[in-house]
Context: one part of a larger RNA
């Protein structure tokens, strides 16, 4: 000089766009943040409608519709937070998998066929203070179980061809054993089920590359390798039984210590150096540990389990809880924001749809945190008022500065108008933006610094006090260096100071 997620400090008018716990991955009150399908299902339902009865209270009966639980189906593994751990194939890139998987999408072939028997709900008993059950009974289904067919599917055995970087892989065609499925709506959808291929996500290997300490020099026992073998979606010491004695390592292994990796941003001519907030990819974590269920797919934040720490309720038997989701509070802190509005937009889940759900988004609202763009007025005006401050007392200065004459009206304010974003219905922003109009210089300047680096100087005050400072220095009686004042340079809604990086 640049720069910052910045904090002080003194001032502070407006916009427009962006950012905003860097500290305690500290603890949480309250409220929201993942639901939705009646066109899978079964049994209920308040109001209304339409029939009928009716003791005028109100009953019954259709058929919709509306509602709350429940079976059952997708979703909840997505989106959003955070960075604590991790020096590691976690990130980056470049390769590979003949060693792999993918729900919902898309395309192509084929099927969708005949049975059972149960479990919520519901009902009656009954436990428990709660949280929650437990025993009988009933009953649907695209819930669940069994048979049948079945194809290029599996698994096994055989034959021919064809190919490869090894293990090996593809095609054909026999032959044995195995393997499926659901309906509902009412005529036009949405479905199921099997097999091939798309797509998209993922999952594994390897070569390279990126942090500090040798005041860390040896490390290691599933350790490193072989044969079976379990396991997985898949290779593999991932595990196991047995054999072998190897593996790594000074081109730095083990320890230690530091750290989320990247596009990137800052900074510099440029190599480089430093960071990795914001936004976009991957990663890992969700009160610590720990373990598996489900499922196409789990670190499962707002699932479940079982241990520790905490906090809550309790009828002492037993029970709830997890804000590193958006608000908020406390409590650390130099510091860091609303318990706002809206699903009108975009995009996610659910549904034929019509909708619903969405602190994801769009929005407003707080802070000058940053960058930008505006304004605080413009012309004229004196041999120069007053003041004010030096002065050689003549005057200089502050100064075209003010007055005081003219002149506009940005922006704020004030009425009127009034969007676009939405396609046909649907606007939170929003009576926003933005146009028209009126009024009046009217509502809008301030910090820093003036010894040298460095651009700006006198006066008083103090007297090695008091007191300034980046750096060299300054200050013991005329201090251009402390303080205060006139006066000047500098940047301006800032403007200085601290921290840190270049």
């Nucleotide at each position: 000089g640049g720069a910052u997620g910045a904090a002080c400090g003194c001032u502070g008018g407006c916009g427009g766009c962006g950012u905003g716990c860097u500290u305690a991955a500290c603890a949480c009150a309250u409220g929201c943040a993942a639901g939705u399908c009646g066109a899978a299902c079964g049994a209920u339902u308040a109001a209304g409608a339409c029939g009928g009865c009716u003791u005028c209270g109100g009953c019954c009966g259709u058929g919709u519709a509306u509602a709350g639980a429940g079976u059952g189906g997708c979703g909840a593994a997505c989106g959003g937070g955070u960075g604590a751990g991790u020096a590691a194939c976690a990130c980056g890139u470049g390769a590979c998998c003949a060693a792999c998987c993918u729900g919902c999408c898309c395309c192509g072939c084929g099927c969708u066929c005949c049975g059972g028997g149960a479990c919520a709900a519901c009902c009656g008993c009954u436990g428990g203070a709660a949280a929650c059950g437990g025993c009988g009974g009933c009953u649907a289904a695209u819930a669940c179980c069994g048979g049948a067919u079945g194809c290029u599917c599996c698994g096994g055995g055989g034959a021919g061809g064809c190919c490869c970087c090894a293990u090996g892989g593809c095609c054909u065609c026999c032959c044995c054993g195995g393997g499926a499925a659901a309906g509902c709506c009412c005529c036009g959808a949405c479905g199921g089920c099997g097999c091939g291929g798309g797509a998209u996500g993922g999952g594994g290997u390897c070569g390279c590359g990126g942090c500090c300490c040798a005041u860390u020099a040896g490390g290691u026992a599933g350790a490193c390798g072989g044969c079976g073998g379990g396991g997985u979606a898949a290779c593999g010491g991932c595990c196991c039984a047995c054999c072998g004695u190897g593996c790594c390592c000074g081109c730095g292994a083990u320890g230690g210590g530091u750290a989320g990796c990247c596009g990137g941003a800052c900074u510099g001519a440029g190599a480089g150096g430093u960071c990795g907030a914001c936004c976009g990819g991957c990663c890992a974590c969700a009160u610590u540990g720990g373990g598996a269920c489900u499922g196409a797919g789990a670190u499962a934040c707002g699932g479940c389990c079982c241990a520790g720490a905490c906090u809550c309720c309790u009828a002492c038997g037993g029970g709830a809880g997890g804000c590193a989701g958006c608000a908020g509070u406390g409590g650390g802190g130099a510091a860091u924001u609303u318990u706002g509005c809206g699903c009108a937009a975009u995009g996610g889940g659910g549904g034929g749809a019509a909708c619903c759900c969405u602190g994801a988004c769009g929005c407003a609202g707080c802070a000058a945190c940053g960058c930008c763009g505006c304004g605080u007025g413009c012309g004229g005006g004196a041999c120069g008022a007053a003041g004010g401050c030096c002065u050689u007392c003549g005057g200089g200065u502050u100064g075209u500065a003010a007055a005081c004459c003219g002149c506009u009206u940005u922006c704020a304010g004030c009425a009127g108008g009034g969007a676009a974003g939405a396609c046909u219905u649907u606007g939170a922003c929003g009576g926003u933006a933005c146009c028209u109009g009126c009024a009046g210089a009217a509502g809008a300047a301030g910090c820093u610094c003036c010894g040298g680096c460095u651009a700006a100087c006198u006066a008083c005050g103090u007297g090695c006090c008091a007191g300034c400072a980046g750096c060299c220095g300054c200050g013991g009686u005329a201090a251009u260096a402390c303080g205060u004042a006139g006066g000047g340079g500098g940047c301006g809604a800032g403007c200085g100071u601290u921290a840190u990086c270049c």
The part of an RNA shown here (small-subunit ribosomal RNA, 5' domain) has 502 nucleotides and comes from an uncultured bacterium. The full RNA is in RNAcentral, with records from ENA, Greengenes and SILVA. The prediction has a mean pLDDT of 85.